Predicted 3D model of a 73-nucleotide RNA (transfer RNA) from an uncultured Bacilli bacterium. It was read from a public genome assembly. Model confidence (mean pLDDT): 81 of 100. Its Rfam family is "tRNA". The family's RNA type in Rfam is transfer RNA.
[in-house]
RNA sequence: GGUCUCGUGGUGUAGUGGUUAUCACGUCUGCCUGUCACGCAGAAGAUCGCCGGUUCAAGUCCGGUCGGGACCG
Numbered sequence: 001g002g003u004c005u006c007g008u009g010g011u012g013u014a015g016u017g018g019u020u021a022u023c024a025c026g027u028c029u030g031c032c033u034g035u036c037a038c039g040c041a042g043a044a045g046a047u048c049g050c051c052g053g054u055u056c057a058a059g060u061c062c063g064g065u066c067g068g069g070a071c072c073g
Stems, first nucleotide, its partner, number of pairs: 001072007010025003018056001027043005049065005
């Protein structure tokens, strides 16, 4: 340098172009307990790496770009 692939809450993830972006762990609050843990209930937290395009509508499709990985040279 080329090809392919991945990037979504703090972490790991789901997500046929169409409802308020899913779930688990974690965090916080309350209940429970003599206390902690467990358990139960609830809450906060991602505008989907970035920029642009297509579309009535984009996390999803297209182009560029950045970062990680694999392979080739």